[in-house]
Context: one part of a larger RNA
RNA sequence: CAAUCAUAAAGGAACUCGGCAAAUUGACUACCGUAACUUCGGGAUAAGGAGAGCUCAUAUUUCUUGGUUAAUACCAAGUGAAAUAGAAGAGGCAUAGAAUAGUGCUGUACGACUGUUUAAUUAAAACACAGCACUUUGCAUAAGAUUCAAAAAAAUCUAAGUAUAAAGUGUGAGAUCUGCCCGGUGCCGGCUGGUUAAUAGAGAUACUUGAAUGAACUAACAUUUGACAUCGACAGAACCCCCGGUUAAAGGCGGCCUUAACGUGAGGGUCCUAAGGUAGCGAAAUGCCUUGGCCGUUAAAUGCGGUCUUGCAUGAAUGGUGUAACGAUACAGCAGCUGUCUCUAUGAUUGACUCA
Repeated sequence: CAAUCAUAAAGGAACUCGGCAAAUUGACUACCGUAACUUCGGGAUAAGGAGAGCUCAUAUUUCUUGGUUAAUACCAAGUGAAAUAGAAGAGGCAUAGAAUAGUGCUGUACGACUGUUUAAUUAAAACACAGCACUUUGCAUAAGAUUCAAAAAAAUCUAAGUAUAAAGUGUGAGAUCUGCCCGGUGCCGGCUGGUUAAUAGAGAUACUUGAAUGAACUAACAUUUGACAUCGACAGAACCCCCGGUUAAAGGCGGCCUUAACGUGAGGGUCCUAAGGUAGCGAAAUGCCUUGGCCGUUAAAUGCGGUCUUGCAUGAAUGGUGUAACGAUACAGCAGCUGUCUCUAUGAUUGACUCA
């Protein structure tokens, strides 16, 4: 010097990002007492107090025996046993004598809760959850998945189930609510019409060429019918266009001007839009400006709580707002407590160090 322990005057968080760490508290009792709030279950071991080991006068009760009674009650006895109550006393530094063994309270945010999670840097406000809502599925292969197969025939889960079932998606207990918009995207339904693929092929046509016929010595020519090739009208499904619906589908939810003497703006005007943000909440885990204004907390507060609303850029199952209980969650405060600190000191053990 390091690690692990122990103790400490006065102060008591002044330490620090932050009470991190340590300290405080602690078990027991048929004891006293216990608030707001509340889903009436809780909250609650709330908080806050008291007691204690040993000896023992006395009293009461239990117990035992006897009497009495229908039976309890009741009466008597008991140097038989125990308990309780209430005083007194002795010894010690110390009586829950060691060990074990909750710090408590208040406000706010988030998540209802128990649970789950990044094995080895994140345990949470993330995931899940019960509840809620929407969608799919009528079953001789349900919808949805998996394997084999890829021609055909089959197999497994779902399910030895059958719409109060199964699958998928979102939200996330309960309370109270869940506004407006279907124009674009998606999905569902419709189908008068439009467009169109494969197909179809009326018809038309160029070169070359096969065959037949005509006339003809042959060649050439004409006509008919094929091969090859090109163009091509009418017709022709779904999708798409079209017509509707649908948001607890993915989503979206405005400007400018003016006005009641001043101020404010109920009201008015105008432009745009599919519709212009409703109820709520609001400097918020969301507010840039910003350490917003005011109040409380402090001697002093960019903190915290309350309130206001001018919301850069809140807002309703991408859920909104509140909420008892719960939380190794986050933030703020109070009491107690302490070597965290003022400000260090001493001791113990083990290392290290020095010497051998």

Description:
A computed fold for a 356-nucleotide part of an RNA from a marine metagenome, annotated as large-subunit ribosomal RNA, domain IV. Rfam family: Bacterial large subunit ribosomal RNA. The full RNA is in RNAcentral, with records from SILVA.